This is a predicted structure of a 686-nucleotide part of an RNA (large-subunit ribosomal RNA, domain II) from Paenimyroides ceti.
Rfam family: Bacterial large subunit ribosomal RNA.
Context: one part of a larger RNA
C1' cells in the first nucleotide's frame, strides 16, 4: 500500500419544548411494610411535591397588597382558571459527555556500571635529542669576581611509537557503525592516562562553564500515580431515499481563526397580511447646475482708496509713475465639509386593480459571524494592483449544461427519471467541427484582418461628402516669345543700380502684359528667373473643412501563431433569407411532492413544482438480541462461502447451481456494544 478484525453523540440524574396516554381543580406518591402465580407484579403508605392567589424585606394583610401622613398616585397582582403523573422524542445543563492528540504541573519512588567531579588504593608512559643548577680541574684574583675544559642530568623542554586525543578531507548517511572507516593532525613525565572500590540524586547534583553532563534521555533525569489533566486548536466522525434550504452582515467582547443577542434557515401552530402596477398626498437637499444668492478660491479687462518708487519743501502742501493693489463695474471659470436652486431613483400614507402563501407573531432546532468575483456610485491608493474599505445589484461560494480554443464566478440558460423524436437562446454555420464556399451593395491591398491591446503626432494610400474658385469669351499643366520707359526712384554708402538698410504719395508713362519688383547671383553692374502677358493645346483644373478603410509611430527577456489549418474572402460595414446549436422548451412514457376538488379513504383528475454545501424535517433498509404467533423453515441439507437470475426509486430482497456440514428464518412489538474508505487511526497478514 492493499487484506481483514476493531474503531467515535452513550449513560445517570435534573430541567424545557413537543407529541402519545391516565386522572383532573386537582394530579402524584417516595422509602419503608404486606401480600405474591416471582413479574415491567398487587396492595398499602400523603411524609413530601406541583397546581388552585397574590403582594410586601418582614411582622401581616388578601383579590388586593406594598410605598406613604394620605382614602392621591405609582409598583406588583386579580378581573380572562388547567394542571399534574408517566412513557417517548429532540435539546440544555451536572458528570471525561462524541473519538484519539499536547508541551506542561503535582507527589512517591528508581537511577553516578554512561558521564562530571571528589576520596582510597594500585598501574602505564619505545626510542631519539637538547644539555639548567651544582661540582671538579686548568686559568685568574690580595681575596671574591670572571673565564675555558670536563663532569652532571633540570625541564606542565624537543623529534616521535604504545596510550590519549579528535585538526583537515573524502567516504558513509535505508552505514559495517543510532557518531564510524580511511587520510592528515594534536599530546605524549604531566594541570598527563587508567584499573578496582567508594561518595555527591532532580529546583537537585556536579561543571578549568559548552546551559555541558547526570545510562543513546536534560533551560529540569527516569518510574508510577493525581488523570480519561486542560486543548477557544487540528484530525476523524461509518446505511438509504423524499422535502426545504442558509451565512460569511450589525452590535459588544483581555475580542479579532473564538463566544454572546440581532439578522439570514428548517419544523410546527396561529392570524391575515404580503409584493406588483397605477394614481394621489407626503417627507428629503444627492445627481446636475449655480455662485451679482452666502462661505471660501479665482482668469482678464475698468477703475485706481491705500501702500512702495521718484520730483520738490525747512517742513506741510503738491505733481509724476509699464510698480503693488482695496471697493466697485463688466468678462471667465470652481468646490465632500458652499447653496438662490434641484431631479430620476429609493422611501411612507392612501385608494384602486393584479398576484395566491410569498408576509407576521409564538414555540422548537439549527448552521453561520475568513467571503470572492464582476457591473454601477464612492472613499483610499498613482482616477495603479486578480490592492483595500463602505453602498446597490447580481452570480460563484452551494449550480451541473452550451458558449467564451483551454478559464469558479464573462455571454446564454436553472440538471425529477427515461428516447436513436421537434424547436431554439448565447454563439455559429470552407476543413478539423453541427450548420451557408449563401444573397444583395460597398469598402480594405495592410495577411490589415479573421474573439486581448495603444496614444499624441505624422501622411499627394485609397473611397466618399459638402462649400468655393477657374474654365471651350479657351481653363489647369507643357512648349514658343515678351517682361518695358522716366531711373542707378530718394535717403544712406567707399559702392547700393528691384534684390545690405532706411523712407515713401511704391508714383508715372507706353502697353497684350510687365512689382520703384519673388528668388539665386555681382565689390557693385552684369547674367538666370519669378509675378504678369500673347500664342500653341484642347476639357476638365484648383482650395477648404469633415467621414470611412488602410499606413508609420509598434520594443522582453526558451521558437513562433487567427485555437490550428488557412483565407484577397472564409476580412470589414449594412440589410435579408435559411440552417445548426443545450440537462432551455416541447413530444411521449414513468417517478414524487405540495395544494384544491371528487369520491372511494387510497385512488383519480386539474394546477404548481422536485440543482444544492452548513443546516433542519420526514420516511424506510439492514446488523444483534428479547417476548409472542406462525403447532414457520432445516441431513431429502440450516447459517456462511462464491456465481447465476428476478425485483425494488435505493439502502437492499426473493429463486436457484455449486460448496457446506447444523442450525435458522417470517410476522407483530421491544432493547441496541447497530452499518467504515479515510482519524500520519489500532492489532494481525500479505
Nucleotide at each position: 500500500g492493499c487484506c481483514u478484525a476493531c474503531g467515535a453523540g452513550u449513560u445517570a440524574c435534573c430541567g424545557u419544548u413537543g407529541c402519545u396516554g391516565g386522572c383532573g381543580a386537582g394530579g402524584a406518591u417516595a422509602a419503608g411494610c404486606a401480600c405474591u402465580u416471582c413479574a415491567g407484579g398487587u396492595g398499602u403508605g400523603g411524609a413530601u411535591u406541583c397546581g388552585a392567589a397574590g403582594c410586601g424585606a418582614a411582622a401581616g394583610c388578601g383579590a388586593g397588597u406594598c410605598u406613604u401622613a394620605a382614602u392621591a398616585g405609582g409598583g406588583c397582582g386579580c378581573u380572562a382558571u388547567a394542571g399534574u403523573c408517566a412513557g417517548u422524542a429532540a435539546u440544555g445543563g451536572u458528570a471525561g459527555a462524541c473519538g484519539c492528540g499536547a508541551a506542561a504541573c503535582c507527589g512517591u519512588g528508581u537511577g553516578a556500571u554512561c558521564u562530571a567531579c571528589c576520596c582510597a588504593u594500585g598501574g602505564g608512559c619505545a626510542g631519539g635529542u637538547u644539555g639548567a643548577a651544582g661540582u671538579u680541574u686548568g686559568g685568574g684574583u690580595a681575596a671574591c669576581a670572571c673565564u675555558a675544559a670536563a663532569u652532571g642530568g633540570a625541564g606542565g623542554a624537543c623529534c616521535g611509537a604504545a596510550c590519549c586525543g579528535g585538526u583537515u578531507g573524502a567516504c558513509g548517511u535505508u552505514g559495517a557503525a543510532a557518531a564510524g572507516u580511511c587520510u592528515u593532525c594534536g599530546g605524549a613525565u604531566g594541570a598527563c592516562c587508567u584499573g578496582u572500590g567508594g561518595g555527591u540524586a532532580g529546583g537537585g547534583g556536579u561543571g578549568a562553564a559548552a546551559g555541558g553532563c547526570c545510562a543513546a534521555u536534560c533551560a529540569a533525569a527516569c518510574u508510577c500515580g493525581g488523570a480519561a489533566a486542560u486543548a477557544g486548536c487540528u484530525c476523524g466522525u461509518a446505511c438509504u431515499c423524499c422535502c426545504c434550504g442558509a451565512a460569511a452582515u450589525g452590535c459588544a467582547u483581555u475580542u479579532a481563526g473564538g463566544u454572546g443577542c440581532a439578522g439570514c434557515g428548517c419544523u410546527g401552530a396561529u392570524a391575515g397580511a404580503g409584493u406588483u402596477u397605477a394614481u394621489u398626498a407626503g417627507a428629503g437637499g444627492u445627481a446636475g447646475a449655480g455662485c451679482u444668492a452666502c462661505u471660501g478660491a479665482u482668469u482678464g479687462g475698468a477703475u485706481g482708496c491705500g501702500g512702495g518708487g521718484g520730483a520738490u519743501u525747512c517742513a506741510c502742501c503738491u505733481c509724476c509713475u509699464a510698480c503693488c493693489a482695496a471697493u466697485u463695474c463688466c468678462u471667465g471659470a470652481c468646490a465632500a465639509a458652499c447653496u438662490c436652486c434641484g431631479a430620476a431613483u429609493g422611501c411612507u400614507a392612501a385608494u384602486a386593480a393584479a398576484u395566491g402563501c410569498u408576509u407576521a407573531u409564538c414555540a422548537g432546532c439549527a448552521g453561520u459571524g475568513a467571503g470572492g468575483g464582476c457591473a454601477u456610485g464612492g472613499g483610499u491608493g498613482c482616477u495603479a494592483a486578480g490592492g483595500u474599505c463602505c453602498a446597490u445589484g447580481u452570480c460563484c461560494g452551494a449550480g451541473a449544461g452550451g458558449g467564451a480554443a483551454a478559464g469558479a464566478a464573462c455571454c446564454c440558460a436553472g440538471a425529477c427519471c427515461a428516447u436513436c423524436a421537434g424547436c431554439u437562446a448565447a454563439g455559429g454555420u470552407c476543413c478539423c467541427c453541427a450548420a451557408a464556399u449563401g444573397u444583395a451593395u460597398g469598402c480594405u491591398a495592410a495577411g490589415u484582418u479573421g474573439a486581448a491591446a495603444a496614444a499624441a503626432c505624422g501622411c499627394g494610400g485609397u473611397u466618399u461628402g459638402u462649400c468655393u474658385g477657374c474654365a471651350c469669351a479657351g481653363a489647369c499643366a507643357g512648349c514658343u516669345a515678351g517682361g518695358a520707359u522716366g531711373u542707378u526712384g530718394g535717403c544712406u554708402u567707399g559702392g547700393a543700380a528691384g534684390c545690405a538698410g532706411c523712407c515713401a504719395u511704391u508714383c508715372a508713362u507706353u502697353u497684350a502684359a510687365a512689382g520703384a519688383g519673388u528668388g539665386c547671383g555681382u565689390a557693385a553692374c552684369a547674367g538666370c528667373u519669378c509675378a504678369c502677358u500673347a500664342g500653341u493645346c484642347g476639357a476638365g483644373c484648383g482650395g477648404a473643412c469633415g467621414a470611412g478603410c488602410a499606413u508609420g509611430g509598434a520594443u522582453a527577456a526558451u521558437a513562433a501563431u487567427c485555437g490550428g489549418g488557412c483565407a484577397u474572402a472564409a476580412g470589414c460595414a449594412u440589410a435579408c433569407u435559411a440552417c445548426c446549436g443545450a440537462a432551455g422548451c416541447u413530444a411521449u412514457g414513468g417517478a414524487u411532492u405540495g395544494u384544491a376538488u371528487a369520491u372511494u379513504u387510497a385512488u383519480a383528475u386539474a394546477c404548481a413544482g422536485u440543482g444544492g454545501u452548513a443546516g433542519g424535517g420526514g420516511a424506510g433498509c439492514a446488523u444483534u438480541c428479547u417476548a409472542a404467533a406462525c403447532u414457520g423453515g432445516g441431513u431429502a441439507g440450516a447459517a456462511g462461502g462464491u456465481g447465476a437470475u428476478a425485483u425494488g426509486u435505493g439502502a437492499g430482497u426473493a429463486u436457484u447451481g455449486c460448496u457446506g456440514g447444523a442450525c435458522u428464518g417470517u410476522u407483530u412489538a421491544g432493547a441496541a456494544a447497530a452499518g467504515a474508505a479515510a482519524a500520519u487511526g489500532u492489532a494481525g497478514g500479505c